[in-house]
Context: one part of a larger RNA
RNA sequence: CAUGGAUACUUGAGAAGAUUCUUCUCUAGUACGAGAGGACCGAGAAGAGUAAACCUCUGGUGUACCAGUUGUUCCGCCAGGAGCAUCGCUGGGUAGCUAAGUUUAUUAAGGAUAAGCGCUGAAAGCAUCUAAGCACGAAGCCUACUUCAAGAUUAAGUAUCAUUUGAGACUCCUGAUAGACUAUCAGGUUGAUAGGAUGCAGGUGUAAGCACAGCAAUGUGUUUAGCCGAGCAUUACUAAUAAGUCAAU
Numbered sequence: 001c002a003u004g005g006a007u008a009c010u011u012g013a014g015a016a017g018a019u020u021c022u023u024c025u026c027u028a029g030u031a032c033g034a035g036a037g038g039a040c041c042g043a044g045a046a047g048a049g050u051a052a053a054c055c056u057c058u059g060g061u062g063u064a065c066c067a068g069u070u071g072u073u074c075c076g077c078c079a080g081g082a083g084c085a086u087c088g089c090u091g092g093g094u095a096g097c098u099a100a101g102u103u104u105a106u107u108a109a110g111g112a113u114a115a116g117c118g119c120u121g122a123a124a125g126c127a128u129c130u131a132a133g134c135a136c137g138a139a140g141c142c143u144a145c146u147u148c149a150a151g152a153u154u155a156a157g158u159a160u161c162a163u164u165u166g167a168g169a170c171u172c173c174u175g176a177u178a179g180a181c182u183a184u185c186a187g188g189u190u191g192a193u194a195g196g197a198u199g200c201a202g203g204u205g206u207a208a209g210c211a212c213a214g215c216a217a218u219g220u221g222u223u224u225a226g227c228c229g230a231g232c233a234u235u236a237c238u239a240a241u242a243a244g245u246c247a248a249u
Stems, first nucleotide, its partner, number of pairs: 005161006014148004020048007032037001049106006058099004065092005070085006109143003116136001118134002168246004172188005193239003196235005202228003209222005
């Protein structure tokens, strides 16, 4: 800017992408061939490459999770902790992200053709795929498949709402499946949007204190404990209050 103002959902002119390759089995040791060798056509299987999505599995990472441990400083001391030392180092690891992991696709079919193979057939009583006419024929072309798409200025369509009794949008606020900002998306009490709380999943691996055993280091019991970032639910406890602006006239 366009559709008179909006909300939601579509159509598809057009554009982009993909459409790749190998091996093996059967047909069949058949056709063919003296033999050696060895098919077309057709059916099936496996894989490579490439691409996309995802995180259930296998792993990686995971500097706000857990544990162990060294040196040192501090919390008056013990015990227990905190700071610093590459996250001090080491062993694990949730969510997220991720590949080497998982899944999917690269399939089938149609149409018009190229080279080429033909049918009918004259000019030219023959012959001739061609001159009239007709049929085949490729990983290529057009469809088909995936994605984008009305700046398709020819600016499309459908449904619904509203036009002052104002539909809707925004400011503002809580946030994440989004993100530099913005935008987008989810919400704003008629509410589970975030935090908190509770429960669960999951991680670590049996806390501290106390008791007991041991001279002690330490071990055992309480205790599969204690602690826990991002995960899944439940719950208005906290914060999304209040208010304002624009808008077809």
Molecule: large-subunit ribosomal RNA, domain VI
Organism: marine sediment metagenome